[in-house]
Molecule: Glycine riboswitch aptamer
Organism: Thiothrix lacustris DSM 21227
RNA sequence: CUGACUCUGGAGAGUAGCGCGGAAGCGCUCACCGAAGGGUAGUAACCUUGUAAAUCAAGGGAAUCUCUCAGGUAAACGGACAGAGGGGC
Numbered sequence: 001c002u003g004a005c006u007c008u009g010g011a012g013a014g015u016a017g018c019g020c021g022g023a024a025g026c027g028c029u030c031a032c033c034g035a036a037g038g039g040u041a042g043u044a045a046c047c048u049u050g051u052a053a054a055u056c057a058a059g060g061g062a063a064u065c066u067c068u069c070a071g072g073u074a075a076a077c078g079g080a081c082a083g084a085g086g087g088g089c
Stems, first nucleotide, its partner, number of pairs: 005085005014030001016029005031073003037069003041066002046060005
């Protein structure tokens, strides 16, 4: 320095509708959220190559941005990220 672990803080969006069920829950439908996780998805500066040269072309190129799968939309759980995990005898 990095990772794990522990403690603390930690946002957003439907307590949606219908069906089955005693319930737990399951299935379907539409609406919505970003901060689990994933994607040979897209992308800036910049870099490389080509050409006499380039404001041209091709390739490379980050995310908390965009898209998307998943996840989530009362509370709980979860939660990117952040802080702390110390000193003396």